[in-house]
Context: one part of a larger RNA
Molecule: small-subunit ribosomal RNA, 5' domain
Organism: Candidatus Uhrbacteria bacterium
RNA sequence: GGUCGAACGCUGGCGGUGUGUCUAAGGCAUGCAAGUCGAACGAACUUUAUUUCUUCGGAAAUUGAGUUAGUGGCAAACGGGAGAGUAACGCAUUAGUAAUUCACCUUGCACUCGUGAAUAGCCCAGAGAAAUCUGGAGUAAUACACGAUAAGAUGGGGGGGCGUAGGCCAUUCCCAUUGAAAGUUCCGGCGGUGCGAGAGAAGCUUAUGUUCUAUCAGCUUGUUGGUGAGGUAAAAGCUCACCAAGGCUAUGACGGAUACCGGGCGUGAGAGCGUGACCCGGCUCACUGGGACUGAGACACGGCCCAGACUCCUACGGGAGGCUGCAGUCAAGAAUCUUCCGCAAUGCACGAAAGUGUGACGGAGCGACACCGCGUGUCGGAUGAAGGCCUUCGGGUCGUAAACGACUGUUCUGAGGGACGAAUUUGUGACGGUACCUCAGCAGAAAGUGGUUGCUAACUCUGUGCCAGCAGCAGCGGUAAUACAGAGACCACGAGCGUUGACC
Numbered sequence: 001g002g003u004c005g006a007a008c009g010c011u012g013g014c015g016g017u018g019u020g021u022c023u024a025a026g027g028c029a030u031g032c033a034a035g036u037c038g039a040a041c042g043a044a045c046u047u048u049a050u051u052u053c054u055u056c057g058g059a060a061a062u063u064g065a066g067u068u069a070g071u072g073g074c075a076a077a078c079g080g081g082a083g084a085g086u087a088a089c090g091c092a093u094u095a096g097u098a099a100u101u102c103a104c105c106u107u108g109c110a111c112u113c114g115u116g117a118a119u120a121g122c123c124c125a126g127a128g129a130a131a132u133c134u135g136g137a138g139u140a141a142u143a144c145a146c147g148a149u150a151a152g153a154u155g156g157g158g159g160g161g162c163g164u165a166g167g168c169c170a171u172u173c174c175c176a177u178u179g180a181a182a183g184u185u186c187c188g189g190c191g192g193u194g195c196g197a198g199a200g201a202a203g204c205u206u207a208u209g210u211u212c213u214a215u216c217a218g219c220u221u222g223u224u225g226g227u228g229a230g231g232u233a234a235a236a237g238c239u240c241a242c243c244a245a246g247g248c249u250a251u252g253a254c255g256g257a258u259a260c261c262g263g264g265c266g267u268g269a270g271a272g273c274g275u276g277a278c279c280c281g282g283c284u285c286a287c288u289g290g291g292a293c294u295g296a297g298a299c300a301c302g303g304c305c306c307a308g309a310c311u312c313c314u315a316c317g318g319g320a321g322g323c324u325g326c327a328g329u330c331a332a333g334a335a336u337c338u339u340c341c342g343c344a345a346u347g348c349a350c351g352a353a354a355g356u357g358u359g360a361c362g363g364a365g366c367g368a369c370a371c372c373g374c375g376u377g378u379c380g381g382a383u384g385a386a387g388g389c390c391u392u393c394g395g396g397u398c399g400u401a402a403a404c405g406a407c408u409g410u411u412c413u414g415a416g417g418g419a420c421g422a423a424u425u426u427g428u429g430a431c432g433g434u435a436c437c438u439c440a441g442c443a444g445a446a447a448g449u450g451g452u453u454g455c456u457a458a459c460u461c462u463g464u465g466c467c468a469g470c471a472g473c474a475g476c477g478g479u480a481a482u483a484c485a486g487a488g489a490c491c492a493c494g495a496g497c498g499u500u501g502a503c504c
Stems, first nucleotide, its partner, number of pairs: 001504004006500005013374006019367002021332001026330003030327003035074003040071002043068005049062005081285003090210004095205003100202003105198008113147004123136005152178007160169003183190002211257003218248003223245008260282004264275004287308005310321004338364001340363003346360001347358004377407004387398004412441006421431001424427001448493005453474003459488005469476002
């Protein structure tokens, strides 16, 4: 000199764009943050129209519309948050998978035949304070089960092509085992099943890189390798049985400390050094520890089970909960915001669609926290007014500064008009009566902070008297202090200016 997620002191007019718990991964009241589909299904309720019956209250049937809990499907593994753990194939770069998987989407080929048993809701009965649960009757499906057929798969046998290779690909034949489907419709479709390709996603592996410490020198028994078996989507001590006795280490094993990693960011001429807030990619975590279930995908933040700590309800028998989502609250701290508006846009989920949901997101609010822009007037005006300060008492200085005259209206205030963002013929805007435009009004409402001995731009007077005090370093103060305190003048920056902390 530059920089900051800053804090503190004094001060403070406006706008735009960003940004805002760095500490206690401490505890949390309240509301919201993941739903959707009636074009999968039965039912209940409301209602339109028509017909029939009627005790004139209404009832039944058909038909259309709507709402709802439940069964079922898809989503809930994304999106959002945090950095506790982790020195590791965690991350980054590189190569491989002939050792692998994939719902939705695109595309190609083939198929979609038949049968059955249940169950929720509803109804009846019962238990419980509640959470919730039990029994009975009975019902539907794209829920569940069984059968048929087909490609295929696995095992055994025979031939072809390709490959460095354990093998891969195509086709054909034989045997054995196994082996799919679902309907709905407004007849346009929307679906279902098997096999292949693509897209994108994921798993696993290889090499290299990745902080400090030797006042950590030896570490290891599934440990290192083999055979066989199991296991996985998949290679593998991944797991197990048996066999061998190996494997790592001064190029730092093992232990300890610290720490998410990268793109980047700060600084610097660069090399480098420091750093990892915001934004993007990856990883990990979701009260603490463990476990699996469902599923294409989780060992799952707002799913389940067990244990623990904590909090809450209770009729004492038993139950409920998890803000490291958005707001908000207490605590901690030098310190960090609204319990706001909207799904109008972008995106995501579901749906054929209309649409619904979305604290993602779009916006508004608060904070000079940062950067950028603008303003606090402009021109004229010398009896150089009054007043302050200094003075050699002549005067000098604040100073064209003020007063005074003329002008302007950025901003401000009031009134009138008023968007783009809407993609799409119509309709649809939270922001927002905002931005912007026009008219009117008044110089009116808008300047401070730090410094002035040298470094270092800027000096005098008074007070004080090694006192009170200053100070980044040198140092200043003991009676004329340009260094303390006040005043005037001056210097620097300016809605900021200083101080502290941190990095280069």